Predicted 3D model of a 356-nucleotide RNA (Bacterial RNase P class A) from a Gaiellaceae bacterium.
């Protein structure tokens, strides 16, 4: 230079005219002036709230989430730093990361044998049959030795099967083997030392305990329920009738029960309205100097108000430029996650295989 990692940014500019939707100011008034006017994800609604409403926002079961450790934050299945494991030559990247001596259940194929387990080839002792040219002994009949077949047995070291096969490598041992023993390691108990903690690193023991909890489950923690079409507020209007359940409790908090409450409820069918205001955008807001803090973040002080509709505005023509312009567009209103993205720029970092 490239290659790669990390973080942060930008999403065509700009002018003229006509349009739309909102505030403020000005006019009796029609209207005129002036200001704003999509996003980094507004998007998925996945998680946390704020805020509104429901009964007593009460218990209990069941049920749902979550699960190192320390800080941050209003809370989180979020953000920082760190621990431990995994991938990477490195910079860095991933992790539902409690418990498998409580208990229950899987472990497909394949294999003998998937859990207090098993002998399929191997390997050995011992017993019985056959053999033997070569070794020993011989009393000449054998006997041992060796070989091959068969049996009771030992043995999980080696083979082979699997994702895994009762720790791993070496040495001792042994008939042959084995934590039977020993030394390292790996894991387990435990004590010392270091750190706020996760842990780490040294010492001693005892010699070993598969593997699965995003399988039940067993600890821990935390969860009421429904969403701004919440919910409130004036205005207008309008007609009730039918069935059916209800104080032997209808309904009222969502699955059970218990407690409270205590009279309406519910389905059809027919009539009336679909207007205006609030809730609404000033907020855990946003920019910037400084402190504090590895960092997320916090503080002070300064500064600035930036969409708010109710069928739903954010567009339309023309000019000029350039790299020719992606993804996708509010609807209560924050934080976060995650998902989509044409192209482009800045910052720090790494250096195995490149290239000079």
């Nucleotide at each position: 230079c490239u290659c790669g990692c990390a973080g942060g940014c930008c999403g065509g500019g700009u002018g003229a005219c006509c349009g739309c939707g909102g505030g403020a100011g000005c006019g009796c008034g029609a209207g005129c002036u002036u200001c704003c006017g999509a996003g980094g994800a507004a998007a998925g609604u996945c998680c946390g709230g704020a805020c509104a409403c429901c009964g007593a926002a009460g218990g209990g079961c069941a049920g749902a989430g979550c699960g190192c450790u320390g800080g941050g934050g209003a809370a989180a299945u979020c953000c920082c730093a760190g621990g431990c494991g995994g991938c990477g030559a490195a910079a860095g990247c991933c992790g539902a990361c409690g418990g498998a001596c409580a208990g229950u259940g899987g472990c497909a194929c394949a294999g003998a044998a998937a859990g207090g387990a098993a002998a399929c080839c191997g390997c050995c002792u011992c017993c019985g049959g056959c053999g033997u040219g070569a070794c020993u002994c011989u009393c000449c009949g054998g006997a041992g030795a060796c070989g091959c077949c068969g049996g009771c047995g030992g043995u999980a070291a080696g083979g082979g099967u699997g994702a895994a096969a009762c720790g791993g490598u070496g040495g001792g041992g042994u008939a042959a083997g084995a934590g039977c023993c020993c030394a390292c390691c790996a894991g387990c108990g435990u004590c010392g030392u270091g750190g706020u903690g996760a842990c780490a690193c040294g010492g001693c023991g005892g010699c070993u305990a598969g593997c699965u909890a995003a399988a039940c489950c067993c600890c821990g923690c935390u969860c009421g329920g429904u969403g701004c079409a919440a919910g409130g507020u004036g205005a207008a209007g309008c007609a009730g009738g039918u069935u059916c359940c209800g104080c032997u409790g209808a309904g009222g908090c969502u699955g059970c029960c218990c407690g409270c409450u205590g009279a309406g409820g519910a389905a059809c069918c027919g009539g009336g309205u679909a207007c205006a205001c609030c809730g609404c955008u000033c907020g855990a807001g946003c920019c910037g100097u400084c402190g504090c803090g590895c960092a997320a973040g916090c503080g002070c002080c300064g500064g600035c108000c930036a969409a708010g509709a109710g069928a739903g505005a954010u567009g339309g023509u023309c000019g000029c430029c350039c790299u020719c312009g992606a993804c996708a567009g509010a609807a209560u209103c924050c934080g976060g996650c995650u998902u989509a993205c044409a192209g482009g720029c800045c910052u720090g970092c790494u250096a195995a295989c490149g290239a000079a």

The RNAcentral record of the sequence draws on ENA. NCBI's taxonomy places the organism under Bacteria, Bacillati, Actinomycetota, Gaiellales, Gaiellaceae.